[in-house]
Description:
This is a predicted structure of a 74-nucleotide RNA (transfer RNA) from a Nitrososphaerota archaeon. It matches the Rfam family "tRNA". Rfam describes the family as follows. Transfer RNA (tRNA) molecules are approximately 80 nucleotides in length. It is annotated as a transfer RNA. The RNAcentral record of the sequence draws on ENA. Model confidence (mean pLDDT): 83 of 100. The organism belongs to Nitrososphaerota, within Archaea.
RNA sequence: GCCGCGAUAGCUCAGCCUGGUAGAGCAUCACCUUGGUAAGGUGGGGGUCGCGGGAUCAAAUCCCGCUCGCGGCU
Numbered sequence: 001g002c003c004g005c006g007a008u009a010g011c012u013c014a015g016c017c018u019g020g021u022a023g024a025g026c027a028u029c030a031c032c033u034u035g036g037u038a039a040g041g042u043g044g045g046g047g048u049c050g051c052g053g054g055a056u057c058a059a060a061u062c063c064c065g066c067u068c069g070c071g072g073c074u
Stems, first nucleotide, its partner, number of pairs: 001073007010026004020057001028044005050066005
């Protein structure tokens, strides 16, 4: 230098192909339960979807460029 994959909640990851209200588990907070804890149950909060731009009524999703990580080729 070229190619492929990845970047989404504090953590681990779905969702992308086929555009239409951003999700799950764990964690965290409150409450229930207990003499008190753990476990269990109910509910809540938490996101510029890596960055910039384009097309579209509408983008995490499509197109272009860039950054970082992993792997491969030379």